[in-house]
Context: one part of a larger RNA
RNA sequence: CGAUGUUGAAGGAACUCGGCAAAUUACUCUCGUAACUUCGGGAUAAGAGAGCCUUAGAGAUGGGCAACCAUUUUUAAGGGGCACAAACCAGGGGGUAGCGACUGUUUACUAAAAACACAGGGCUCUGCAAAGUCUUUAAGACGAAGUAUAGGGUCUGACGCCUGCCCGGUGCCGGAAGGUUAAAGUGAUGUGUGCAAGCAUUGAUCUGAAGCCCCGGUAAACGGCGGCCGUAACUAUAACGGUCCUAAGGUAGCGAAAUUCCUUGUCGGGUAAGUUCCGACCCGCAUGAAUGGCGUAACGACUUCCCCACUGUCUCCAACAUUGACUCA
Numbered sequence: 001c002g003a004u005g006u007u008g009a010a011g012g013a014a015c016u017c018g019g020c021a022a023a024u025u026a027c028u029c030u031c032g033u034a035a036c037u038u039c040g041g042g043a044u045a046a047g048a049g050a051g052c053c054u055u056a057g058a059g060a061u062g063g064g065c066a067a068c069c070a071u072u073u074u075u076a077a078g079g080g081g082c083a084c085a086a087a088c089c090a091g092g093g094g095g096u097a098g099c100g101a102c103u104g105u106u107u108a109c110u111a112a113a114a115a116c117a118c119a120g121g122g123c124u125c126u127g128c129a130a131a132g133u134c135u136u137u138a139a140g141a142c143g144a145a146g147u148a149u150a151g152g153g154u155c156u157g158a159c160g161c162c163u164g165c166c167c168g169g170u171g172c173c174g175g176a177a178g179g180u181u182a183a184a185g186u187g188a189u190g191u192g193u194g195c196a197a198g199c200a201u202u203g204a205u206c207u208g209a210a211g212c213c214c215c216g217g218u219a220a221a222c223g224g225c226g227g228c229c230g231u232a233a234c235u236a237u238a239a240c241g242g243u244c245c246u247a248a249g250g251u252a253g254c255g256a257a258a259u260u261c262c263u264u265g266u267c268g269g270g271u272a273a274g275u276u277c278c279g280a281c282c283c284g285c286a287u288g289a290a291u292g293g294c295g296u297a298a299c300g301a302c303u304u305c306c307c308c309a310c311u312g313u314c315u316c317c318a319a320c321a322u323u324g325a326c327u328c329a
Base pairs, nucleotide, nucleotide: 001324002323003322004321005320006319007318008317010315011314014313019310027051028050029049030048031047036041038158052079053078054077055076056075057074058073059072060071061070062069063068080084092308093307094306095305097303098302099300100299104116105115120156121155122154123153124152125151126150132142133141134140159295160294161293162292164225165224166223169222170221171218172217173216174215175214178213179212180211184207185206190201191200192199193198226244227243228242229241230240253287254284265281266280267279268278269277
């Protein structure tokens, strides 16, 4: 000067990104226990008291022929200690908000989470030699010794209330009149050669599938969901009107949000003082409905803010124990 422990006056988070670390709490019995709630919970909520030893009284249960023995409940009086759940062991608690319903899973060796999964919901494919998957085109296998209440794919993610408008583009499904269209078929015409028959060659026209064009459907398919101008008897604002464009112009909700640039928006609360936090407002740069929207009891080694208790985190460091470093031998 470190490391690991123990203790600490007064204060008690002033430390710090942040109470990180440490401290507090911890057991049993009795009492007591809020909001909220899916009525199960929340809950060991919170909070309070008692606990050792001696004596006496009153019971209970079991065993025993009995004497009595064992266990146990309760009442009263008293005793000692710094300390009676005497060591070890052994929850700190409460409030608010976000996210995810939950238990679970994950980056073996820097991430445990709000990520994944999940029960539940929807769409879609598949009628069995199923669809789908593995496999050189094969045999074969899984699916399945299953059969649409089954199996595959995909999205969402308990529960509650809900899930608006757009099919113009892309995709998928259906349709078949017409257009386009390959090989193939047909073989007008021309060319070469030959005396000729012929042989070789060119290839107009017509016929000609799926697909595409075309016509419909479909958004819990991929996706999308406007602008300008004017208007009310203070002002401001615009229920209202006009106009342009679009496939349709964002509905219910929520909203400076895990989304808000301007921004430390403005107002209220909390503090002596608050870029964070909570409640509102809405001017949403650039919210929004299974890429789910908004709520939600319970749960969380998740994240945010506040309070009580507690403390060497700090004001401000000190001492001791053990063990290193260091000096000397």
The part of an RNA shown here (large-subunit ribosomal RNA, domain IV) has 329 nucleotides and comes from an uncultured Alphaproteobacteria bacterium.
It was read from a public genome assembly.
Its mean pLDDT, the model's own confidence on a scale to 100, is 87.
Rfam family: Bacterial large subunit ribosomal RNA. Rfam links the family to the GO terms structural constituent of ribosome and ribosome.